[in-house]
RNA sequence: GGGCUCAUAGUGAAAUGGAUAUCACGAGAACCUCCUAAGUUCUAAUUCCAGGUUCGAAUCCUGGUGGGCCUA
Numbered sequence: 001g002g003g004c005u006c007a008u009a010g011u012g013a014a015a016u017g018g019a020u021a022u023c024a025c026g027a028g029a030a031c032c033u034c035c036u037a038a039g040u041u042c043u044a045a046u047u048c049c050a051g052g053u054u055c056g057a058a059u060c061c062u063g064g065u066g067g068g069c070c071u072a
Stems, first nucleotide, its partner, number of pairs: 001071007010025004018055001027043005048064005
C1' cells in the first nucleotide's frame, strides 16, 4: 500500500429496513430492615463522525476516524 472485519447506556451484549432501541451487571431513589446485605418497585443513561438512499436507517451505500486480522 491492498483486502476483510468490528464500533450500540458506565461495562458486556441483543436488535429481518417498520422504532418508545432491549437484556444482564453496574449507578441513583423509595419500600423493607435496629443497621448493612439480600429482596421488591421505580428512575436516568446508548446507536463512532459526516453525507446519501428510503415513506421509514442501529441496520443499506459512500467518505472519514479508531481497533483487530490477513496479505505485499